[in-house]
RNA sequence: GGGCCGUUAGCUCAGCUGGUAGAGCGCUACACUCGCAUUGUAGAGGUCAGCGGUUCGAUUCCGCUACGGUCCA
Numbered sequence: 001g002g003g004c005c006g007u008u009a010g011c012u013c014a015g016c017u018g019g020u021a022g023a024g025c026g027c028u029a030c031a032c033u034c035g036c037a038u039u040g041u042a043g044a045g046g047u048c049a050g051c052g053g054u055u056c057g058a059u060u061c062c063g064c065u066a067c068g069g070u071c072c073a
Base pairs, nucleotide, nucleotide: 001072002071003070004069005068006067007066010025011024012023013022019056027043028042029041030040031039049065050064051063052062053061
């Protein structure tokens, strides 16, 4: 320098054929307990890496950039 893959909640990851994003763990509150843990219920937490393009509409499609992984030289 080039090819491919990845980037989504604090962490690990889903998200199909474009139609306003979820799970588990964690966190907070309440119930339960003498108390803690477990369990149950409810809740908070997201510029979907960044910038542009296509579209009525983009996490999703296209281009470039950044970061990480991997292969080639």